Predicted 3D model of a 75-nucleotide RNA (transfer RNA) from an Actinomycetes bacterium.
RNA sequence: CGGGGAGUGGCGCAGUGGUAGCGCACCUGCUUUGGGAGCAGGGGGUCGGGAGUUCGAGCCUCCCCUCCCCGACCA
Numbered sequence: 001c002g003g004g005g006a007g008u009g010g011c012g013c014a015g016u017g018g019u020a021g022c023g024c025a026c027c028u029g030c031u032u033u034g035g036g037a038g039c040a041g042g043g044g045g046u047c048g049g050g051a052g053u054u055c056g057a058g059c060c061u062c063c064c065c066u067c068c069c070c071g072a073c074c075a
Base pairs, nucleotide, nucleotide: 001071002070003069004068005067006066007065010024011023012022013021018055026042027041028040029039030038048064049063050062051061052060
């Protein structure tokens, strides 16, 4: 430098253009002497950044950033 893949709550990941979710974690309550566990409830998101298309974008298009894989080049 070229090709491909990935980026979504704290972590791991879903999400077929139409209300952003699941599990774990976290908080509160109940249970327990307490811890753990269980049950019930709850909070938390600029969807990597920007622009475009569209009535509407996490999803489509373009540019950029970061990470991973492959290849090439230089040494």

The sequence was found in a public genome assembly. It matches the Rfam family "tRNA". By type it is a transfer RNA.